[in-house]
Molecule: transfer RNA
Organism: Evansella sp. AB-rgal1
RNA sequence: GGGGCUAUAGUUCAGCGGGAGAAUGCUUCGCUGGCAGCGAAGAGGUCAGGGGUUCAAAUCCCCUUAGCUCCACCA
Numbered sequence: 001g002g003g004g005c006u007a008u009a010g011u012u013c014a015g016c017g018g019g020a021g022a023a024u025g026c027u028u029c030g031c032u033g034g035c036a037g038c039g040a041a042g043a044g045g046u047c048a049g050g051g052g053u054u055c056a057a058a059u060c061c062c063c064u065u066a067g068c069u070c071c072a073c074c075a
Base pairs, nucleotide, nucleotide: 001071002070003069004068005067006066007065010024011023012022013021018055026042027041028040029039030038031037048064049063050062051061052060
């Protein structure tokens, strides 16, 4: 330098055009004498950034950034 993959809640991830979600963690409440455990409720998101397509974009296209990986190049 070229190709591929990845970026979504604190964490691990799902979601592949129209409701942003799960598990876990966190907060509160209940069961229990207390803890643990179980149950219920709740908070938490510029969907990496910019632009474009579309009535509508986390999702499609382009560019950029970061990470992983393969190839090439130099030594």